[in-house]
RNA sequence: ACAACGAAGAGUUUGAUCCUGGCUCAGGAUGAACGCUAGCGGGAGGCCUAACACAUGCAAGUCGAGCGGUAAAUUGCCGAAAGGUAAUGAGAGCGGCGCACGGGUGAGUAACGCGUAUGCAACCUGCCCCGGACAAGGGGAUAGCCCGUUGAAAGACGGAUUAAUACCCGAUAACAUCACGGUUACGCAUGUAAUUGUGAUCAAAGCUGAGGUGGUCCGGGAUGGGCAUGCGUGGCAUUAGCUGGUUGGUGAGGUAACGGCUCACCAAGGCUGUGAUGCCUAGGGGCUCUGAGAGGAUGAUCCCCCACACUGGUACUGAGAUACGGACCAGACUCCUACGGGAGGCAGCAGUGAGGAAUAUUGGUCAAUGGGCGGAAGCCUGAACCAGCCAUCCCGCGUGAAGGAAGACGGCCCUACGGGUUGUAAACUUCUUUUCUGCAGGAAUAAAGUGGUCUACGUGUAGGCAUUUGCAGGUACUGCAGGAAUAAGCAUCGGCUAACUCCGUGCCAGCAGCCGCGGUAAUACGGAGGAUGCGAGCGUUAUCCGGAUUCAUUGGGUUUAAAGGGUACGUAGGCGGCCUAAUAAGUCAGUGGUGAAAAUCUGUCGCUUAACGAUAGAAGUGCCAAUGAUACUGUAAGGCUUGAGUACAGAUGAGGUAAGCGGAAUGUGUAGUGUAGCGGUGAAAUGCAUAGAUAUUACACAGAACCCCGAUUGCGAAGGCAGCUUACUAAGUUGAGACUGACGCUGAUGUACGAAAGCGUGGGGAUCGAACAGGAUUAGAUACCCUGGUAGUCCACGCCGUAAACGAUGCUCACUGGCUGUAUGCGAUAUAUAGUAUGCGGCUAAGCGAAAGCGGUAAGUGAGCCACCUGGGGAGUACGCCGGCAACGGUGAAACUCAAAGGAAUUGACGGGGGCCCGCACAAGCGGAGGAACAUGUGGUUUAAUUCGAUGAUACGCGAGGAACCUUACCUGGGCUUAAAUGGGGACUGACGCAAGUAGAAAUGCUUGUUUCUUCGGACAGUCUUCAAGGUGCUGCAUGGUUGUCGUCAGCUCGUGCCGUGAGGUGUCGGGUUAAGUCCCAUAACGAGCGCAACCCUUACCGUUAGUUACCAACGGGUCAAGCCGGGGACUCUAACGGGACUGCCACCGUAAGGUGCGAGGAAGGGGGGGAUGACGUCAAAUCAGCACGGCCCUUAUGUCCAGGGCUACACACGUGUUACAAUGGCCGGUACAAAGGGGAGCUACUCCGCAAGGAGAUGCCAAUCCGGAAAAGCCGGUCCCAGUUCGGAUCGAAGUCUGCAACCCGACUUCGUGAAGCUGGAUUCGCUAGUAAUCGCGCAUCAGCCAUGGCGCGGUGAAUACGUUCCCGGGCCUUGUACACACCGCCCGUCAAACCAUGGGAGUUGGGGGUACCUGAAGACUGUCACCGAGAGGAACGGUUUAGGGUAAAACCAAUGACUGGGGUUAAGUCGUAACAAGGUAGCCGUACCGGAAGGUGUGGCUGGAACACCUCCUUU
Repeated sequence: ACAACGAAGAGUUUGAUCCUGGCUCAGGAUGAACGCUAGCGGGAGGCCUAACACAUGCAAGUCGAGCGGUAAAUUGCCGAAAGGUAAUGAGAGCGGCGCACGGGUGAGUAACGCGUAUGCAACCUGCCCCGGACAAGGGGAUAGCCCGUUGAAAGACGGAUUAAUACCCGAUAACAUCACGGUUACGCAUGUAAUUGUGAUCAAAGCUGAGGUGGUCCGGGAUGGGCAUGCGUGGCAUUAGCUGGUUGGUGAGGUAACGGCUCACCAAGGCUGUGAUGCCUAGGGGCUCUGAGAGGAUGAUCCCCCACACUGGUACUGAGAUACGGACCAGACUCCUACGGGAGGCAGCAGUGAGGAAUAUUGGUCAAUGGGCGGAAGCCUGAACCAGCCAUCCCGCGUGAAGGAAGACGGCCCUACGGGUUGUAAACUUCUUUUCUGCAGGAAUAAAGUGGUCUACGUGUAGGCAUUUGCAGGUACUGCAGGAAUAAGCAUCGGCUAACUCCGUGCCAGCAGCCGCGGUAAUACGGAGGAUGCGAGCGUUAUCCGGAUUCAUUGGGUUUAAAGGGUACGUAGGCGGCCUAAUAAGUCAGUGGUGAAAAUCUGUCGCUUAACGAUAGAAGUGCCAAUGAUACUGUAAGGCUUGAGUACAGAUGAGGUAAGCGGAAUGUGUAGUGUAGCGGUGAAAUGCAUAGAUAUUACACAGAACCCCGAUUGCGAAGGCAGCUUACUAAGUUGAGACUGACGCUGAUGUACGAAAGCGUGGGGAUCGAACAGGAUUAGAUACCCUGGUAGUCCACGCCGUAAACGAUGCUCACUGGCUGUAUGCGAUAUAUAGUAUGCGGCUAAGCGAAAGCGGUAAGUGAGCCACCUGGGGAGUACGCCGGCAACGGUGAAACUCAAAGGAAUUGACGGGGGCCCGCACAAGCGGAGGAACAUGUGGUUUAAUUCGAUGAUACGCGAGGAACCUUACCUGGGCUUAAAUGGGGACUGACGCAAGUAGAAAUGCUUGUUUCUUCGGACAGUCUUCAAGGUGCUGCAUGGUUGUCGUCAGCUCGUGCCGUGAGGUGUCGGGUUAAGUCCCAUAACGAGCGCAACCCUUACCGUUAGUUACCAACGGGUCAAGCCGGGGACUCUAACGGGACUGCCACCGUAAGGUGCGAGGAAGGGGGGGAUGACGUCAAAUCAGCACGGCCCUUAUGUCCAGGGCUACACACGUGUUACAAUGGCCGGUACAAAGGGGAGCUACUCCGCAAGGAGAUGCCAAUCCGGAAAAGCCGGUCCCAGUUCGGAUCGAAGUCUGCAACCCGACUUCGUGAAGCUGGAUUCGCUAGUAAUCGCGCAUCAGCCAUGGCGCGGUGAAUACGUUCCCGGGCCUUGUACACACCGCCCGUCAAACCAUGGGAGUUGGGGGUACCUGAAGACUGUCACCGAGAGGAACGGUUUAGGGUAAAACCAAUGACUGGGGUUAAGUCGUAACAAGGUAGCCGUACCGGAAGGUGUGGCUGGAACACCUCCUUU
């Protein structure tokens, strides 16, 4: 510099991920409507519905310069008047032109209707323009007017008379028309053009102001039309065949003109899968909306074309109509009527009713633009221009601007002395005046015309002067004055999507475009405050495009997500090897024409700007024509051999068809041997068998299938094919390279083949075996298992035509890196071996794929053709059609409904999946529980209350480590209301208390007495008041903290790296080992953290230090005795510090880690015993009543005080315990040995009393000092003699003791008496692996006392057993399947019952549009004809043809409706079962057949989209 200006995504399937896929949203638009709101102006737009019906007014007239001529009135004249006459002359009439334009609507029409491009040698064209030639004579009527008749009216009829640019007859005329000829030129076939000869035929009008204007014929032009043709222009194939003037020809008629347009005759054609015919829908285009575009949608306003004018038909007039405001006929409707007849057509402008969600004034003006008539003035013009209504849309303006912090009041929120926000917002100060109000001024739009005059050229134009014309409108606009004065709403605020808090509500009310919110802390409902978005508008609804690459030309797919036809052959079609030259259809290039205007885009300009408008340009990607190019494709021609095929030579195979043959097995029959069972199952039974089965032997017969070989094999198009032999037949493949010469590939429709089941006819029938029967199993068992058994299974012939007919992968061709096995060939040469071709397999590179995976046998990279898909369900269903004997197959929807349905992979969880391992998990043992009585806790029941919580494991001798009152939270009753306590402010008082009395159950009240300190400020205390209270009321599902459990199980994670699109994986897996993710080895991982272990405490041994209150060996003293005393520091012990144990040593095994060892040593040996210690997390686990705390609730009570009662109830049920049932024992007597812990409102020696509990005295000890204190089982001796006892002690009676204010409800203990059940415990179940279980006693906490047999500790005595890991339970790791993820207490199927919705069938019924046949048939047109009219032409009348309409008939189609009926869909908690998902408990599924309440079961064939490698079946809920 040139070109270009243009393309965004999000939410929603899952625990999470990737993909597929639908639904939804954000954008733009509208002739819109609705809701709320509303200041102004400009520009546009405004019945989308009933082409429904219309009152009223207006929308097409004009010309006296074509004609005759008139009323009223005026004027002139005559007249006294009446009146007469003349002039001017409306309306009406004849005539001309117009009325075919303009305006409206979109019903019909799927068509040459429209668009575009051509053609007419097959045509017309009034008014207009140019040129040529003419216009000479004559005639008879008829409106009107006048006079009558008739009718309600509309009107009709008759008579007389009259004019014309009305009508008619002659004249003249051709370059016009027709007929017959000639010549020339040309063309696209018929032909056309020019020229020429002869013959025939047809014209005219006047008016005038004298300038003109009009008339007739011919030629040309312009304009407008007519016709024809190519191409383009909706849906349905569940519409496949249509057609009789139909297709063509000849001739005739008709038309402006071609033509079956019409008719006669002849021929039998014509259209159709490139969609005829039928049905449904629809005016078409320019454009408009959207979109990056390609496209998609649309057809309002404006422009072009078409069609229509109440519905249907018809012609007339005319240049033009089959005529919106003309005619005739028929029909429906409305109106008038005197009932005899008439009138009408707003889809013109207004307007009315109706319909509807919805769409305006019965306005002004012809001033402008345009149209008709006219010479003109002018008249007419609901065309047009203006105004009115409406936020319907687009555009513009305004509702003020600047300053102003005590950041005011008020509102709202909060962690609330206070802060935040509303918010510079307001107030207040200053400024401005667009807008508003008032007053004043005030346009452009006007160009022309007319008459007059002037100038120029010269005769009609141009210009000048004067004059006339404005609806809008006194509007736009301008000026002046006043004063912030007159003016803001709507929607939204969970995410998408900009914008957050409080209150109310409590799965209610409601919201919602999708996902979804709401069940007491809702940013989602309603209100408020605040915020966000837009703004005179804002939202909602409806519709279209977009996003959606979600119909994919641009620009998609088909192994598993939806989708490859079961397979082949092959028609049409599509596509097609190498070379040569031709052509130029496709293709490409520039050129010409066209592609109307408006619109769109760009530049410039005009309204103050913009919207809007003007002007110029671009664009209009299209169509047509002609020219050129010739690579590619096509066409016609010639050639080639590599594609394809043929011939030749081999080898191969379960390829096919037919026939024949064979042995084993099975069954049956006969005969023999033989005897009691056989058979079958998880176990059984049915069944068979003493009438001799099973078993066994021999013989015979029958049908079906072919062991081994045999597989990762082979063959075939697929289905499929397996003993052997033969015949016939087909194929692929290898070799060599003879022949043909593109003959090829694919393949809609079509044809053939096509497992199993099934059907028909006839055979056959051994086995197996749907149905069926019986037996089992079971809750049931229409099943799985067993015993039988029919169809069938087999053959022949004929149907059926479907399968998970699968490689879930269409066919053909080409290209693309390796490794390996195998079948059949070839192979230099000899059997190796390399190589090579065609098949069948495995593994991989690149690449592809969502991944799994595919990977020369592609799912890679390309080419060609076919088939198929477009969310899930409804549904492969209904209807229709085609096929079938039937079963059924093929084709194949919609309404309605959901926001998903799916694929692959991931992490978990689960499995009546697998592997490995652990645990008092089982097993082996010991002792218990479950039976009894009692204690205690719970449930239930009861009650005024029996307070509350805990509820599988993980609640139930739990909170509670101690309920007579208190505790106490519960009940009854009596009181208090700033309150029982504490603090602050204010006021008052000197009380409060204490003592006595009194009422009362007490709390409390009343009476009397007594009663402070002081530095006088006050302190202290009380009363009143006020501010803070109080609540064991609710929510553990709002929480903190704490706790239980899985589980003292070995796990749970992170960083970096690596792998994967990703979730995620790896590490943490594997091989070993361990109690252990303990350690070792290996290793795309390397490290680390929380857990494990260790560190801590205790216990077991030793040492050192220390030595009182402990100890006492030696020495001394001393006692009846005694560490009692002196003393000692040895011992025990105490309590501090150390040591000690580490597989360290040895042997064996092992790479190592480690393991094993009546190994050594050692007090202790492989973690020495015990404890404390509890990972990430799970159970919305427990606790608001321990405490704390958010929210809610109560406030003369849900707070608080008091008395009494209750928590201790009692037909029952359960849990945890105690004591027992006795002799391994009970009782009596004697006697020995602990540890740990406690003691001042305490423990208490000792003495006395009491049988005893205990009492009275008294002493020591704040404790290694004193005390409780006796340990008990044990040991020694005695007694009992197997019994409801000398067992057992419950219960009850009596008498006492102690604590305490008080033992009635409701304490413990003592003594005496009483002496219950119970003789070892059903199903089932619990604990324990060593100083353990069992058993024995002792202590402590709480506590006045104690319901303690509980809990927590202490020591004494002191076992048995473990083969082992199959099973039950729980757990860990790896792996597998999954439709589960609230995670198997999961998910989920079908019938039945209920409600609602849409739909199919249905005896029929009703309606509709169209066609057919027949009858009838108006107007009109065409046509025929003797009677009537007319001189005639012709007319009337009658007949024929055609036709709208009407009627009849049969049938088809469409729609509505219908008793009843079929399935389908949807719907928090209905019924029955359990089919599927795990091996889903019988693997599932596909086709088919039969059966069954239902899911379903079984037979037969097929598939893997099945797990696993062996254990009777079975059920439910969350």